Predicted 3D model of a 72-nucleotide RNA (transfer RNA) from Hafniomonas laevis. Model confidence (mean pLDDT): 82 of 100. It matches the Rfam family "tRNA". From the family's description: Transfer RNA (tRNA) molecules are approximately 80 nucleotides in length. The family's RNA type in Rfam is transfer RNA. Taxonomically the source falls in Hafniomonas (Eukaryota, Viridiplantae, Chlorophyta, Chlamydomonadales). The RNAcentral record of the sequence draws on ENA.
RNA sequence: GCGGAUGUAACUCAAUGGUAGAGUGCGAUCCUUCCAAGUUCGAAGCUGCGGGUUCGAUCCCCGUCAUCCGCU
Numbered sequence: 001g002c003g004g005a006u007g008u009a010a011c012u013c014a015a016u017g018g019u020a021g022a023g024u025g026c027g028a029u030c031c032u033u034c035c036a037a038g039u040u041c042g043a044a045g046c047u048g049c050g051g052g053u054u055c056g057a058u059c060c061c062c063g064u065c066a067u068c069c070g071c072u
Stems, first nucleotide, its partner, number of pairs: 001071007010024004018055001026042003030038001048064005
C1' cells in the first nucleotide's frame, strides 16, 4: 500500500427496511434467623463517527475512525 471481518446497555451477544431485545451484572421487593441460591419489578443504548438513498435505516450505499486477520 491492497483486501477482508468486527463495532448495538457496564460486559457477552440478538434483531435480514417498519416503535432496539435477551443473558450476566446493577437497584428495589419477596423468601430465609442471617448469607448464598431463588421470585417479582425497575433503571440503563438516538446501534463507533459523518453523510446519502428511502415515507421509514442497526440493516442498503459512500467516506472516516478503532481493533483483529490475510496479501504484497